[in-house]
RNA sequence: GCGGGAAUAGUGUAGUGGUAUCACCGUGCCUUGCCAAGGCACGAACUCGGGUUCAAAUCCCGGUUCCCGCA
Numbered sequence: 001g002c003g004g005g006a007a008u009a010g011u012g013u014a015g016u017g018g019u020a021u022c023a024c025c026g027u028g029c030c031u032u033g034c035c036a037a038g039g040c041a042c043g044a045a046c047u048c049g050g051g052u053u054c055a056a057a058u059c060c061c062g063g064u065u066c067c068c069g070c071a
Base pairs, nucleotide, nucleotide: 001070002069003068004067005066006065007064010024011023012022018054025043026042027041028040029039030038047063048062049061050060051059
């Protein structure tokens, strides 16, 4: 230099155009004589810029970071 892949709550993840999923985590409550475990509710995220679209995490273009291959 060329090609391919990845980026989503604090962490790990699901999600092929319309409400962003689940778990851990945090807070509150319930349960218990207390703790642990368990249950319920709430909190917290789409890497950045632009485009297409009524509507973009998703499609298109470019940037950044990381990984793999080729040279």

RNAcentral holds the sequence, with entries from ENA and MGnify. Transfer RNA from a Thermoplasmatota archaeon, 71 nucleotides, folded computationally. It matches the Rfam family "tRNA". Rfam classes the family as a transfer RNA. Gene Ontology term of the family: triplet codon-amino acid adaptor activity. Taxonomically the source falls in Thermoplasmatota (Archaea, Methanobacteriati). The same sequence occurs in records of 2 taxa.